[in-house]
RNA sequence: ACGGUAUGCAGGGAAGAGAUCCCGCAAGGGCGGGACGCCGAAGGUGCAAAUCUGGAACAGGCGAAACCAGACGAAUCUCUCAGGCAAAAGGACCCUUCAUCCGCA
Numbered sequence: 001a002c003g004g005u006a007u008g009c010a011g012g013g014a015a016g017a018g019a020u021c022c023c024g025c026a027a028g029g030g031c032g033g034g035a036c037g038c039c040g041a042a043g044g045u046g047c048a049a050a051u052c053u054g055g056a057a058c059a060g061g062c063g064a065a066a067c068c069a070g071a072c073g074a075a076u077c078u079c080u081c082a083g084g085c086a087a088a089a090g091g092a093c094c095c096u097u098c099a100u101c102c103g104c105a
Base pairs, nucleotide, nucleotide: 002103003102004101006100007099008098010096011095012094013093018036020035021034022033023032024031025030037085038084039083043081044079046077051071052070053069054068055067
């Protein structure tokens, strides 16, 4: 110098869904509690293939595939616990700079 599903700082972009209703306190438009409806992109839950292990097979021997059970097992899928439903903030994820780490030589 080049590369990376890696980590971090900074900058930019970034969706969805009631500024719902009731009560209390405020009167600064917010805070606390409750009711119904809704969203998935903080975080969290669940699992498919593959892989591994074991079982079983068969007149008799063996045990590759298929079968059964267990382990492991991702997501923007799933659940809606948490969070959210004007703006702001937050925001998975994407792009850029820099630093670190790793690979290569």

Predicted 3D model of a 105-nucleotide RNA (Glycine riboswitch aptamer) from a Chloroflexota bacterium.
The sequence was found by an Rfam model in a public genome assembly.
The source organism's lineage runs through Bacteria, Bacillati and Chloroflexota.